[in-house]
RNA sequence: AUCGAGAGGGGUGGAGGGAUAUGGCCCUGUGAAGCCCCGGCAACCGCCGCCGGCAGUCGACCCGACAGCCGUAGGAAAGGUGCCAAGUCCAUCGGACCAGCGUGUCCGGCAGAU
Numbered sequence: 001a002u003c004g005a006g007a008g009g010g011g012u013g014g015a016g017g018g019a020u021a022u023g024g025c026c027c028u029g030u031g032a033a034g035c036c037c038c039g040g041c042a043a044c045c046g047c048c049g050c051c052g053g054c055a056g057u058c059g060a061c062c063c064g065a066c067a068g069c070c071g072u073a074g075g076a077a078a079g080g081u082g083c084c085a086a087g088u089c090c091a092u093c094g095g096a097c098c099a100g101c102g103u104g105u106c107c108g109g110c111a112g113a114u
Base pairs, nucleotide, nucleotide: 001114002113003112008038009037010036011035012034016027017026018025021092022091023090024089039084040083041082044080045079047075048074051071052070053069054068056066057065058064059063088111093108094107095106096105097104098102
């Protein structure tokens, strides 16, 4: 900084899983988690790069060449990560809003993931 998008088959395994706690809601013997293979998604790192900025070296004379750093529209998907039920599955803490006071809407925070 982003998190309402996107992307699953097979094998193995054999009862759990959805981060943690509580409550809910869901997935799961039509086979959970874990592990392996293959495939895919995305574009975080890295890569290419229009343009802009900064500071150099050389030739040389106000111009040219070369390489560097930073930002960056955009691009690719070979590499490194990550991901491939449900909004980060939802609520939890604080605030605002309202003909309807709600299983409401919105904003922020906490926690988490990348």
A computed fold for a 114-nucleotide RNA from a soil metagenome, annotated as SAM riboswitch aptamer (S box leader). The model forms 97% of the base pairs in the Rfam consensus. The sequence is in RNAcentral, with records from MGnify. It matches the Rfam family "SAM riboswitch aptamer (S box leader)". Rfam's curators write: The SAM riboswitch is found upstream of a number of genes which code for proteins involved in methionine or cysteine biosynthesis in Gram-positive bacteria.